[in-house]
RNA sequence: AAUACUUAAAGGCAAACUUACCGCAAGGUAGGGACGCAAAGCCACGGACCCUUCGGGGCAGCCUGGUUACCGUA
Numbered sequence: 001a002a003u004a005c006u007u008a009a010a011g012g013c014a015a016a017c018u019u020a021c022c023g024c025a026a027g028g029u030a031g032g033g034a035c036g037c038a039a040a041g042c043c044a045c046g047g048a049c050c051c052u053u054c055g056g057g058g059c060a061g062c063c064u065g066g067u068u069a070c071c072g073u074a
Stems, first nucleotide, its partner, number of pairs: 003074003012037002017032006035061001041067003046063002049058003
């Protein structure tokens, strides 16, 4: 350095709910809050699902896939 794995350590993220704001809505942003997560970091081409003012939009913590990454072990 590469690949595989995950027992720790150091940490990380943050479901539901809630407050404020944005949005037709799904949903999003910020604060609180932790159900959980070894990629629950990022990416919306594919499938599923959700919304729609039917033009489109959402969702990466549904799956597939791509890409980046800490420690440790082999």
The RNA shown here (c-di-GMP-I riboswitch aptamer) has 74 nucleotides and comes from a Candidatus Bipolaricaulota bacterium. Rfam family: c-di-GMP-I riboswitch aptamer. From the family's description: GEMM was predicted in a large-scale screen for bacterial structured RNA regulatory elements. Of the family's consensus pairs, 94% are formed in the model. It was read from a public genome assembly, where an Rfam model found it. NCBI's taxonomy places the organism under Bacteria, Bacteria candidate phyla, Candidatus Bipolaricaulota.